RNA sequence: AUCUCAUCCAGAGAGGUGGAGGGACUGGCCCGAUGAAACCCGGCAACCUGGUGAGCAAGGUGCCAAUUCCUGCGCCGGCUGUGUGAUGCCUGCGGAAGAUGAGGA
Repeated sequence: AUCUCAUCCAGAGAGGUGGAGGGACUGGCCCGAUGAAACCCGGCAACCUGGUGAGCAAGGUGCCAAUUCCUGCGCCGGCUGUGUGAUGCCUGCGGAAGAUGAGGA
């Protein structure tokens, strides 16, 4: 880097170091010197392993603003508008993309 499967509307600090960025990407919209990223501590969760009848949470990951923050492609319906259509807006469903875990080649 690639393939398969599962999950993604719950949950998680008023701590320390650190100093300007961050929320994958697009377009938005947000977060940030009342302190971003990163690291440490702390916590949440229970995908895998081990133990167990189960609970539990010891080990391996993961995660700790906002639904995966919303959106990106398609479809049903409603509204707008119309000669037909297009456009725009809204709900819903599906998909793409992405994330995490487990497994495969």

Record summary
This is a predicted structure of a 105-nucleotide RNA (SAM riboswitch aptamer (S box leader)) from Desulforadius tongensis. It was read from a public genome assembly, where an Rfam model found it. Rfam family: SAM riboswitch aptamer (S box leader). Rfam describes the family as follows. The SAM riboswitch is found upstream of a number of genes which code for proteins involved in methionine or cysteine biosynthesis in Gram-positive bacteria.